[in-house]
Context: one part of a larger RNA
RNA sequence: AUCGGCGACUUAAUGGUUGUGGCGAGCUUAAGGCGAUAGCCGGAGGCACAGCGAAAGCGAGUCCGAAAUGGGCGCCAGUCGCAAUCAUUAUAACCCGAAGCCAGGUGAUCUACUCAUGGCCAGGUUGAAGCGCGGGUAAAACCGCGUGGAGGACCGAACUCAUGGAGGUUGAAAACUUCUGGGAUGAGCUGUGAGUAGGGGUGAAAGGCCAAUCAAACUUGGUGAUAGCUGGUUCUCCCCGAAAGAUAUUUAGGUAUCGGCUCGAGGAAUUCAGUUCAGGAGGUAGAGCACUGGAACGGCUAGGGGUCCUACCAGAUUACCAAACCGUACCAAACUCCGAAUGCCUGAAACUGUUACCUCGGGACGCAGUCGGUGGGUGAUAACAUUCAUCGGCGAGAGGGGAAUAACCCAGAUCGUCGGCUAAGGUCCCCAAGUCCAUGCUAAGUGUUCACAAAAAGGAUGUGGUAGCGCUUUGACAAUCAGGAGGUUGGCUUAGAAGCAGCCAUCCUUUAAAGAUAGCGUAAUAGCUCACUGAUCAAGCGAGACUGCGCCGAAAAUGUAUCGGGACUCAAGCAUGGCACCGAAGCCACGGGAUCAGCGAAAGCUGAUCGGUAGGGGAGCGUAGAACCGGCAGCGAAGCCUGACCGCAAGGACAGGUGGAGUCUGUUCUAGAGCUGAUGCCGAU
Repeated sequence: AUCGGCGACUUAAUGGUUGUGGCGAGCUUAAGGCGAUAGCCGGAGGCACAGCGAAAGCGAGUCCGAAAUGGGCGCCAGUCGCAAUCAUUAUAACCCGAAGCCAGGUGAUCUACUCAUGGCCAGGUUGAAGCGCGGGUAAAACCGCGUGGAGGACCGAACUCAUGGAGGUUGAAAACUUCUGGGAUGAGCUGUGAGUAGGGGUGAAAGGCCAAUCAAACUUGGUGAUAGCUGGUUCUCCCCGAAAGAUAUUUAGGUAUCGGCUCGAGGAAUUCAGUUCAGGAGGUAGAGCACUGGAACGGCUAGGGGUCCUACCAGAUUACCAAACCGUACCAAACUCCGAAUGCCUGAAACUGUUACCUCGGGACGCAGUCGGUGGGUGAUAACAUUCAUCGGCGAGAGGGGAAUAACCCAGAUCGUCGGCUAAGGUCCCCAAGUCCAUGCUAAGUGUUCACAAAAAGGAUGUGGUAGCGCUUUGACAAUCAGGAGGUUGGCUUAGAAGCAGCCAUCCUUUAAAGAUAGCGUAAUAGCUCACUGAUCAAGCGAGACUGCGCCGAAAAUGUAUCGGGACUCAAGCAUGGCACCGAAGCCACGGGAUCAGCGAAAGCUGAUCGGUAGGGGAGCGUAGAACCGGCAGCGAAGCCUGACCGCAAGGACAGGUGGAGUCUGUUCUAGAGCUGAUGCCGAU
């Protein structure tokens, strides 16, 4: 892992509600007793039969009150069983699951420390004290040589430990192997026997160790501890169908009440909803500057500063700062002289829906939401961010489209059909349907992606369109030929400055035209162009504005890889218009089923409805046993195997085979009553 078996809402008491039954102004017994499968007795007690008031009290009324025609609470059946469901209680209360707490015991054959008694440490080295001799001294000290053999001394086996590396890591091994390494006469290692016990021991101290277990061992019991937590919770069909909000909470992943779902009963009116109209409340969007503030420029002008003047007083001036005021132009969630659209409230009539409305009662679930559009806050006018509001979806929604893709677009699946029409989206091939029609644009493979979801500032004689402007047969624009001069090297400056380093001025003349020069150039001149003019030529040319589609800007990691692919260029791209077609579980058609309603004597007909998680409600199937009635069975029961039958389904027949002794229909009752799931338990493979 698979298969088989087992495996989870029980029981009791007390209440609520619903259904059903007995009796009924009553109903009923409890303990206990008698009898012993039945049942009977037992009336203590309980509920009901009258309420109202704090009470005295009154009473179908009563209380408040001086009083009411006012208001509050009352006045028309209960009770005892059974069943269903829910709640509470029950130290198990749907099942499995802690870490733990306490009590009684069992452990020191592992290991920690201790005690008693034993054992072990190759070999080599160093050479303390002491002592002897010699030297030395007044004597000592001291020195030398020997002797000696100390040491938590040195090197290094056994022994013991475990520093680093490698291997091993479903190991050879639940801690090892190998190489390397530390200690190796000591606080050494080790055998045997013995001691210390769980809030206790032992610990050269790591919270270490106390039998592969230690921040409190193991075992049995309390014990089915508790678990607002996780997991699991077993047959079928039918109807309806949520929530992820508010408030409170030692509350935030729990719970309670309300809102939202369901079931039952009752009520019921233009009750409710939508559209239209009418009447309202309100300060948002926008706008505005009248208030409160902000803020730009100018004017005017207090106050202050600077400068000048001044013995003082005073004065003058100012492209300094600036209140108030004036003008122009602005800004605001916590500004408003104004002010919508929606939404909200009330009313009216008609139409649409046709109970969608209200009240009471039983049962819940839910109170982690999420994405998209719109209006806001927070953030960075970031986030698949966060937090509100509102609508839609997903949640609990399948189908078609978007290549794939809960949330986007279309559209809400009762079942069947080898029928039809459409939506979004598509129609060259993959791939159903146009290589459709008309007119343009694009040359970049731009594009054929961009709602989600995918590049900008900027740059350029790319190319199309629109409306203007200027020049032009008195000849434009381009090209070619020619000219482009004189005063003058303007003045200044300068070593020089001659159109062309710089400063100032920028005139006059000859002219068809020619700047006191637009650029290159020279040390300065020179030289080459330009503006400007003539000629040649002959018809359009030029500078801008707005706009369509393109171009550059444009770099990423496995391989094109940002059209789904192939591929596509008067497109299979883009834009505009048009006609067809394809395309879904949508709609239609035909047939079947179910729910509800209406009609009907019935059969049935008609209409509406039938996606669905949590959850509510309804109807059934099956298993084991019991009671009763009735069947079957050695002429073959149950069980098992096979088969094309029946039922919407759970399931149920029938036939044959096998099997060899019980079993079944119907009605009612009782429950250890249904398993792919719990890293479920047990077994098999």